Two RNAs folded together computationally: RNase P RNA and transfer RNA, 502 nucleotides in total.
Its mean pLDDT, the model's own confidence on a scale to 100, is 76.
RNA sequence: AUGCCGGACCGGAUGGUCGCUGUCCUUCCGUGAACGACGGGCACGCGCCCGGGCUGCACGGAAAGAGAGAGGAAAGUCCGAACUCCGCAGAGCGGCGUGCCGGAUAACGUCCGGGAUGGCGCCCUCAAAGGCGUUAGACGGAAAGUGCCACAGAGAAUAUACCGCCCGGGCGAAAGUCCGGGUAAGGGUGAAAAGGUGCGGUAAGAGCGCACCGGCCGGGCAGUAAUGUCCGGCGCAUGGCAAACCCCACGCGGAGCAAGACCAAAUAGGGAAGGAAUAGAGGCGGUGCAAGCUGCCUUUAUGCGUGCCGGCUCGGUGCGCCAAACUUCCGGGUAGGUCGCUUGAGCCUGCCAGUAAUGGCAGGCCUAGAGGAAUGACCGUCAACGGCGGCAACGCCGUACAGAAUUCGGCUUACAGGUUCGGCAUCAAC
RNA sequence: GGGCCCGUAGCUCAGUGGUAGAGCAGGGGACUCAUAAUCCUUAGGUCGCAGGUUCGAUCCCUGCCGGGCCCA
Numbered sequence: 001a002u003g004c005c006g007g008a009c010c011g012g013a014u015g016g017u018c019g020c021u022g023u024c025c026u027u028c029c030g031u032g033a034a035c036g037a038c039g040g041g042c043a044c045g046c047g048c049c050c051g052g053g054c055u056g057c058a059c060g061g062a063a064a065g066a067g068a069g070a071g072g073a074a075a076g077u078c079c080g081a082a083c084u085c086c087g088c089a090g091a092g093c094g095g096c097g098u099g100c101c102g103g104a105u106a107a108c109g110u111c112c113g114g115g116a117u118g119g120c121g122c123c124c125u126c127a128a129a130g131g132c133g134u135u136a137g138a139c140g141g142a143a144a145g146u147g148c149c150a151c152a153g154a155g156a157a158u159a160u161a162c163c164g165c166c167c168g169g170g171c172g173a174a175a176g177u178c179c180g181g182g183u184a185a186g187g188g189u190g191a192a193a194a195g196g197u198g199c200g201g202u203a204a205g206a207g208c209g210c211a212c213c214g215g216c217c218g219g220g221c222a223g224u225a226a227u228g229u230c231c232g233g234c235g236c237a238u239g240g241c242a243a244a245c246c247c248c249a250c251g252c253g254g255a256g257c258a259a260g261a262c263c264a265a266a267u268a269g270g271g272a273a274g275g276a277a278u279a280g281a282g283g284c285g286g287u288g289c290a291a292g293c294u295g296c297c298u299u300u301a302u303g304c305g306u307g308c309c310g311g312c313u314c315g316g317u318g319c320g321c322c323a324a325a326c327u328u329c330c331g332g333g334u335a336g337g338u339c340g341c342u343u344g345a346g347c348c349u350g351c352c353a354g355u356a357a358u359g360g361c362a363g364g365c366c367u368a369g370a371g372g373a374a375u376g377a378c379c380g381u382c383a384a385c386g387g388c389g390g391c392a393a394c395g396c397c398g399u400a401c402a403g404a405a406u407u408c409g410g411c412u413u414a415c416a417g418g419u420u421c422g423g424c425a426u427c428a429a430c
Numbered sequence: 431g432g433g434c435c436c437g438u439a440g441c442u443c444a445g446u447g448g449u450a451g452a453g454c455a456g457g458g459g460a461c462u463c464a465u466a467a468u469c470c471u472u473a474g475g476u477c478g479c480a481g482g483u484u485c486g487a488u489c490c491c492u493g494c495c496g497g498g499c500c501c502a
Base pairs, nucleotide, nucleotide: 001426002425003424004423005422006421007420008419009418010417012382013381014380015379016378017377018376020069021068023066024065026063027062028061029060030059031058032057034055038051039050040049041048042047071401075412076411078410079409080408081407082406083256084255085254086253095252096251097250098249099248100114101113102112103111104110115139117136118135119134120133121132122131123130140247141246145245146244147241148240149239162187163186164183165182166181167180168179169178170177171176195213196212197211198210199209200208214236215234216233217232218231219230220229221228222227260339261338262337263336270330271329272328273327274326277302278301279300280299281298282297283296284295285294286293287292303321304320305319306318307317308316309315310314346365347364348363349362350361351360352359353358384399385398386397387396388395389394431501432500433499434498435497436496437495440454441453442452443451448485456472457471458470459469460468478494479493480492481491482490
């Protein structure tokens, strides 16, 4: 210098013009209610009404100005929480999730450190074992039980005798062949063949015996623990799969800002209170011998309520009077509006504690809050990269993934280009 | 915001650990004067993608991609 791997960071800069969404300030306009001064009218006792202006307040609008305005993933919605509402005696079963140990944290399936195991590289060694570095993971249990292990192979989990090896017997001149038995060292099959290597041993073999390594059991020591190490025992009785059922330990109520809270129109429902009846006549019924009583309908008169019209202290007319219209009040809820809403487990800098994740302290900062949903468009200059053209100078074209929607902590996924740190490899120079 | 399901041949679907099939469609042949139907035969598969568990994955697990349905 180049390339690869891993970590951290950035993810165009600057200027102009025109827009969009919040915030603040100033001015103006409109609306609303309030208070007092003034003028006019009615009344002339209290007071009532109208006009107009001032002051501040609330709401709405306009203009000018100031300042702010997407991300490292805003994405997927995969985990964990905050917040809000609903539910909740206790226990068991079921379901779901997590799974080496310790720590961090509000919490987590996240992060940090450690352990064992595996991969890779280097060192040592005849080799194995071992040591160092780096890296990976959904690393509880396979001697609790059940299940599965195709094909091949003699045999696939109560082991197995195909070839081979060995012993005995028969036949045979021999080679060999047949029968009976031993044998898992060798061959062969397979992903996997029932501890590995070596020596002894044996008819041949075999943990059959021994040494080392591995494994299991018990104990001591170190460590918070996972675990490591040492000693003793056991020749090994225990193949793999739990991202097969399952067992063990621990954890788990549900819903989600369209959560939820407040204000509250018109219309139509709901509830309460107020809301005037009285007398006569006729008809049809019921009951009764009849008188009478009583139900319904029609009508008249007086009165009342209310709507409309007019020439408005009144008149006319319609409707109603066990009711309704109408008046007043209450309540629920819709549209709509407001809050929730962005000051928060916040960001930056420094120091301290800790191996680290992280925590503490001090100082500084305020950094989108929309809602049929703003954050844009155009024009310059510069920088980086890529493509095309050109001998070159240079010219032209293009700019990654993607966009908030209650808010945080993580994970995962997408991403042009650039900066930087560490490791490894290659090349060059000294 | 929340929940569930699907992706296998050109199309519609089986297959849920052991080298993937069916029907229709396609090609060739037979039958027929010819076509259809029928019969025989044949080709065609990154099992959506990537990674993992396993001796072995369409199947089990995880993450993506695409599609559909339901609730508020």